RNA sequence: GCGAGAGUGGCGGAAUUGGCAGACGCGCAGGACUUAGGAUCCUGUGGGGUAACCUGUGUGGGUUCAACUCCCACCUCUCGCACCA
Repeated sequence: GCGAGAGUGGCGGAAUUGGCAGACGCGCAGGACUUAGGAUCCUGUGGGGUAACCUGUGUGGGUUCAACUCCCACCUCUCGCACCA
């Protein structure tokens, strides 16, 4: 350089044919239970905000009423091939 694949919260990992992003698990926070701790159970948990609400799927554009999903360019990583030595 060429080809293929991947990138989503703190972590793993979902999302049918484009239609409420983050299900579910771990972790974390609060509570129950306990003398205390562990285990277990209940509630909450992407970010900002008292709230209403705003915003978010590697980055920047595009298509669409609507995009993690489709199109274009780029970045990073993985695999294969080629080149050089």

The prediction has a mean pLDDT of 80. A computed fold for an 85-nucleotide RNA from a bacterium, annotated as transfer RNA. Its Rfam family is "tRNA". Rfam classes the family as a transfer RNA.